[in-house]
RNA sequence: CGCGGGGUAGAGCAGUGGUAGCUCGGCAGGUUCAUUCCCUGUUGGUCGUGGGUUCGAUUCCCACCCCCGCAA
Repeated sequence: CGCGGGGUAGAGCAGUGGUAGCUCGGCAGGUUCAUUCCCUGUUGGUCGUGGGUUCGAUUCCCACCCCCGCAA
C1' cells in the first nucleotide's frame, strides 16, 4: 500500500431520510439511625473532521483523521 468493522452524553451502547434515545454515572430531593439499596426529579451531545445530494442527513455519497481486525 490492499480489504473489512467501528467513531453518537463521563462510561457502555441503540438509532436504515422527518423533534437524538436507553442503561449506568453525576447533581438535588425523598426514604432511613445511616447507606453503596429503593423512589422522584434533574444534568450532560456542534452524532470524529470537511464537502456533496436533498425541502430536510446521525442515517445516503466522496475525501481525510483516529481505533480494532484480516491479508501481505